[in-house]
A computed fold for a 706-nucleotide part of an RNA from a Candidatus Aenigmatarchaeota archaeon, annotated as large-subunit ribosomal RNA, domain II. NCBI's taxonomy places the organism under Archaea, Nanobdellati, Candidatus Aenigmatarchaeota. The RNAcentral record of the full RNA draws on ENA. Model confidence (mean pLDDT): 83 of 100.
Context: one part of a larger RNA
């Protein structure tokens, strides 16, 4: 681990609610007891802190059942217990009054069942807390009396003897044996490293080398004292019997626990919440909110469409519409200081700066001239629900008050972050898709069978298309990602060249004053400054680029022939390309693909519990016939049942074979029941009412088996 068995909402007592009785303005007994039987409770009146004082079966009106009458039905009237509404009056308490709070006739006694409260109050579960006892054969201190410590070293005082000294003293050598001295596997105590072996061990502290003290504030027998907030402590909160920041062991004790687990049979209806609000409150508790049952009520309700009529200032936008920020110009005024000119000064003039202006370019959450979708609210209209009972009200029982995603926004560099409002979804929700996956799409599962379809697909894995038309991809791009960058390629649009021959390519020429002047050692198109003229031409600059100390050379503009049909350039957009970088070899699920990629578009098929169709079982209503656009479901509330032990009545089986066991077969929706057969051998069933120590998979559950 398995398996048996055993294990948790119980009992009392007080109160409340519902159903079921009894008897009713009255109900009931309690100790006790043979019988009787009265006290006492709870009701019949209330108000008031109290002294106290002490009450309508009033009226109207609306109506729901029902009854009546009327009506051919549908329905109308009318009456109307209970229901509702007003209004008058009353009692009481305060007021000086007005007025105002409360109040004006059904209980009560059993029994069952929801609940509250009190008691261990479903079970198991601390650490602690407080009392008494019990411990110093471990261990710490101390006290009495005993024991024990191989060899070795060094060599302290003190004496001697020698030498020096007037002496005090001193200096040498022996002697001499001092010490919390030294060595040291004497014994004997200890315990530094290996952070070595061992680790269900030999060992609940050991084992192996290694090590420290080993004449002392040494070690050690035996004997005897300190005891639980107390002792002992060269002090570490050590130790105080394998226990110690307060022993152990009974007991108070079922100590408490807002904390964690656990908590036992079935079907059926209906189903939450994770918010407010107060809390010494944030794991809890109490109203509310939101689910359930159950009375009452008696006609309307509202999640939806649609039109109309209001509200409103967001999102996107805007900019002489304001307020605030903001690029560049132009114009016009101004100009103390500021920079720059002119003058001998006074002044002038320019520039910048200011101001108003016009123009052009950009922005806001605390800006809005204007302004949506939505959304809100009236009212109508459709629509659904609803006299088989809606809305409303009372009232009995919960649970929850950790929530979380996705869409949208607000903080944040961000986060499986964080705050927020509507909707929806998981929570509580199954089924198909998305490789796999709480909430992403499609879709809400009574149960069994057929088909038909969403979402998503249809080369194979794998069901259905190697569909059919036009693109477009060459990146295996599809199969992750940006600013930025691309003579990569498709389409668009514009302008401009071009048979009088364009663009590209060859071929040729590209001259002449003149080496322009200036500078400069030189400056000859080609350091740098002015200038930038003419001429010859088909064309050719006082020179594009290279080059040279400067020249020369090449070389372009330009211009001719060859050639023979498009060519440049700009702008938008389509796919693609780079940007693109990670640790074991690996992912478009996979395999593989040039379509089985990508666009636009078209036909088929496939595909779920959706939806339709056949049967059939439950639920509401309903006297039935029937009817329903009725069905997931945690917390939880309600209904109805099954089994098990024991009583009571009343029936039965049973040695010709009860119980139980083990198969198999049948019946229920299920819990569970029937029946055969085979084991076995003495009980055992069914109705139908009581009563329960009534159900087992889980609690590091309790015991025993294995």
């Nucleotide at each position: 681990g398995g398996c048996a068995a055993g294990g948790a909402g119980u009992u009392u007592a007080u109160u409340u609610u519902u159903g079921c009785g009894g008897c009713g303005a009255g109900a009931u007994u309690a100790a006790u007891u043979u019988u009787a039987g009265u006290a006492g409770u709870c009701g019949a009146a209330g108000c008031g802190a109290a002294a106290g004082c002490g009450a309508a079966u009033a009226u109207u009106c609306c109506g729901c059942a029902g009854c009546g009458a009327c009506u051919u039905u549908u329905g109308u009237c009318g009456u109307g217990a209970g229901g509702g509404a007003a209004u008058u009056g009353g009692g009481u308490g305060u007021g000086a009054a007005a007025g105002u709070g409360c109040c004006c006739g059904a209980g009560u006694c059993g029994c069952a069942a929801g609940g509250a409260u009190a008691a261990g109050a479903c079970c198991c579960g601390a650490a602690a807390c407080c009392g008494g006892u019990c411990g110093a054969u471990c261990u710490a201190g101390c006290c009495c009396u005993g024991g024990g410590c191989a060899g070795g070293g060094u060599g302290a005082a003190g004496u001697u003897c020698a030498g020096g000294g007037a002496a005090a003293c001193u200096u040498g050598a022996a002697u001499g044996g001092a010490g919390g001295c030294u060595c040291g596997c004497u014994a004997g105590c200890g315990a530094u490293a290996u952070u070595g072996a061992g680790a269900u061990u030999c060992a609940a502290a050991u084992c192996a080398u290694u090590c420290g003290c080993g004449u002392g504030a040494c070690c050690u027998g035996g004997g005897g004292c300190u005891a639980g907030g107390g002792g002992u402590g060269a002090a570490a909160a050590g130790c105080c019997a394998a226990u110690c920041g307060a022993g152990a062991c009974c007991g108070g004790u079922g100590a408490u626990a807002g904390c964690u687990g656990g908590u036992u049979c079935c079907u059926c209806u209906c189903g939450a919440a994770a918010u407010g609000a107060g809390u010494c409150u944030a794991a809890g508790c109490u109203c509310a909110g939101c689910c359930u049952c159950g009375c009452u009520g008696g006609a309307g309700a509202u999640a939806g469409u649609u039109a109309a009529g209001g509200g409103g200032g967001u999102a996107a936008a805007g900019a002489u519409a304001c307020u605030g920020a903001u690029u560049g110009a132009g114009u016009a005024g101004u100009c103390a200081a500021g920079g720059g000119g002119a003058g001998a000064a006074a002044u002038c003039c320019c520039c910048a700066g200011c101001u108003a202006u016009u123009c052009u370019g950009u922005c806001a959450a605390a800006c809005u001239c204007a302004g949506a979708a939505u959304c809100c609210u009236u009212u109508a209209u459709c629509a659904u629900c609803g006299u088989a009972g809606a809305a409303g009200g009372c009232g009995g029982g919960a649970g929850u008050g950790a929530g979380g995603g996705u869409a949208c926004g607000g903080g944040g560099u961000a986060a499986u972050c964080u705050c927020g409002a509507u909707a929806c979804c998981c929570a509580a929700g199954a089924g198909g898709g998305a490789g796999a996956g709480a909430a992403c799409c499609c879709a809400g599962a009574c149960c069994a069978a057929g088909g038909u379809u969403a979402a998503g697909g249809u080369c194979c894995c794998u069901a259905a298309g190697u569909g059919c038309u036009u693109u477009u991809u060459a990146a295996g791009u599809g199969a992750g990602a940006a600013a930025g960058g691309g003579a990569g390629u498709g389409u668009u649009u514009a302008a401009c060249c071009a048979c009088a021959g364009a663009c590209a390519g060859u071929g040729g020429g590209a001259a002449a004053g003149u080496u322009g002047g200036c500078u400069u050692a030189g400056a000859g198109g080609c350091a740098g400054c002015c200038a930038u003229c003419c001429u010859u031409u088909a064309a050719a600059g006082a020179g594009u680029g290279g080059g040279u100390a400067a020249u020369a050379c090449c070389u372009c503009a330009c211009c001719c022939a060859c050639c023979g049909a498009g060519g440049u350039u700009a702008a938008a957009u389509g796919c693609c390309c780079u940007u693109a970088u990670g640790a074991u070899g690996g992912a478009c699920g996979g395999g593989a693909c040039u379509a089985a990629a990508u666009a636009a578009g078209c036909c088929a098929c496939c595909g779920a519990g959706a939806c339709c169709u056949u049967g059939g079982a439950u639920c509401u209503c309903g006297a039935a016939a029937g009817a329903g656009a009725a069905a997931c479901g945690u917390a939880g509330a309600g209904a109805g049942g099954u089994g098990u032990u024991c009583u009571g009545u009343a029936g039965g089986g049973g040695u010709a074979g009860a119980a139980g066991u083990u198969c198999a077969g049948g019946c229920g929706u299920g819990a569970g029941u029937u029946u055969g057969a085979a084991u076995u051998g003495a009980c055992c069933c069914u109705a139908u009412a009581g009563a329960a120590a009534u159900a087992a998979g889980a609690a590091u559950c309790u015991u025993g088996c294995u």